[in-house]
A computed fold for a 72-nucleotide RNA from Trichonephila inaurata madagascariensis, annotated as transfer RNA. Its mean pLDDT, the model's own confidence on a scale to 100, is 82. Lineage of the source: Eukaryota > Panarthropoda > Araneae > Nephilidae > Trichonephila inaurata. It matches the Rfam family "tRNA". About the family: Transfer RNA (tRNA) molecules are approximately 80 nucleotides in length.
RNA sequence: GUCCCUGUAGCGCAUUGGAAGCGCUUUGCACUUAUAAUGCAAAGGUCGUGGAUUCGAAUCCCACCUGGGAUG
Numbered sequence: 001g002u003c004c005c006u007g008u009a010g011c012g013c014a015u016u017g018g019a020a021g022c023g024c025u026u027u028g029c030a031c032u033u034a035u036a037a038u039g040c041a042a043a044g045g046u047c048g049u050g051g052a053u054u055c056g057a058a059u060c061c062c063a064c065c066u067g068g069g070a071u072g
Base pairs, nucleotide, nucleotide: 001071002070003069004068005067007065010024011023012022013021018055026042027041028040029039030038048064049063050062051061
């Protein structure tokens, strides 16, 4: 240089066009003499950035950026 993959909550990951959830974590409450465990609830997201398409984009298209890989 060329090609491929990756990017979504504090962490690990789902979501193949109708607008975002699961587990762990954190906080509160219940339970317990207390802790742990368990149960209930809550908080936490410009879905990497900027454009394009569409009535509507995390999702499709283009460019760029981050990380990783293959090849020379």